RNA sequence: AAACUUGAAGGCAAACUUUCCGAAAGGGAAGGACGCAAAACCACGGGCCUACGGACAGAGUCCAGGGUGGCCGGGUUGCCUUAG
Numbered sequence: 001a002a003a004c005u006u007g008a009a010g011g012c013a014a015a016c017u018u019u020c021c022g023a024a025a026g027g028g029a030a031g032g033a034c035g036c037a038a039a040a041c042c043a044c045g046g047g048c049c050u051a052c053g054g055a056c057a058g059a060g061u062c063c064a065g066g067g068u069g070g071c072c073g074g075g076u077u078g079c080c081u082u083a084g
Base pairs, nucleotide, nucleotide: 004084005083011036012035016031017030018029019028020027021026034070040076041075042074044073045072046071047068048067049066050065053063054062055061056060
């Protein structure tokens, strides 16, 4: 100096509740902790969710668009170090 296991300090915060935004998926804030070393950032590729609107239309299907980074890949940046 690098890597692994473990501990500590600090960080984030699922479900759920309240409230606000949104057509919805979902998101912001407060409470709350299941978990997380990238659970930090970027919708670029794939997946998944949605469908106000558009096309076809019998139900409905498909799509623009939107969402998800706590689904995976990719890119950019990055904290601590007791003991072994």
This is a predicted structure of an 84-nucleotide RNA (c-di-GMP-I-GGC riboswitch aptamer) from a Syntrophomonadaceae bacterium. It was read from a public genome assembly, where an Rfam model found it. Taxonomically the source falls in Syntrophomonadaceae (Bacteria, Bacillati, Bacillota, Clostridia).